[in-house]
């Protein structure tokens, strides 16, 4: 230099055009003589990042950055 995979919640990861989820972790309540488990709920997201495209884009398409793996 080329060529593929990758990027979503605080970590790990679904999701493939219609309002963005799930285990762990975190809070709050039950519950226990108290702790931990256990059971209800909640908060937390410019879906890397800028354009196209469409009524609509996490998802298609170009670019760009970052990871990661292959080639000469």
């Nucleotide at each position: 230099g080329c060529c593929u995979c990758u990027g979503u919640a605080g970590c790990u990861c679904a999701g493939u055009g219609g309002u963005a989820g799930a285990g762990c972790g975190u809070c709050u309540g039950c519950a226990u003589g108290g702790u931990a488990a256990g059971c209800a709920g909640a908060a937390g997201g410019u879906c890397g990042c800028g354009a196209g495209u469409u009524c609509a884009a996490u998802u298609c398409u170009c670019g760009u950055c970052g990871g990661a793996g292959g080639c000469u």
Predicted 3D model of a 72-nucleotide RNA (transfer RNA) from an uncultured archaeon. The coordinates come from a structure-prediction model, not an experiment, and the mean pLDDT is 83. Its Rfam family is "tRNA". Rfam describes the family as follows. Transfer RNA (tRNA) molecules are approximately 80 nucleotides in length.